Overview:
Model confidence (mean pLDDT): 82 of 100. A computed fold for a 74-nucleotide RNA from a Candidatus Sumerlaeota bacterium, annotated as transfer RNA. It was read from a public genome assembly. The source organism's lineage runs through Bacteria, Bacteria candidate phyla and Candidatus Sumerlaeota. Its Rfam family is "tRNA". By type it is a transfer RNA.
[in-house]
RNA sequence: GGGCGGGUAGCUCAGCUGGCUAGAGCAUCGCCCUUACAAGGCGGGGGUCGCAGGUUCGAUUCCUGUCCCGCCCA
Numbered sequence: 001g002g003g004c005g006g007g008u009a010g011c012u013c014a015g016c017u018g019g020c021u022a023g024a025g026c027a028u029c030g031c032c033c034u035u036a037c038a039a040g041g042c043g044g045g046g047g048u049c050g051c052a053g054g055u056u057c058g059a060u061u062c063c064u065g066u067c068c069c070g071c072c073c074a
Base pairs, nucleotide, nucleotide: 001073002072003071004070005069006068007067010026011025012024013023019057028044029043030042031041032040050066051065052064053063054062
């Protein structure tokens, strides 16, 4: 330098053929339970969907550029 895959909550990851308020597990916070802790039960908070632009009535999703990570080739 070229090709491919990836970037979505604090972490690990889903998210179909563009459409309803963007989700799960873990973590975190509150309550219950317990003498207390853990486990368990109930509930809550937390998001620039890497960034910029484009197409569209509408973009996490499609297109272009760019940044970062991984693999392969040179």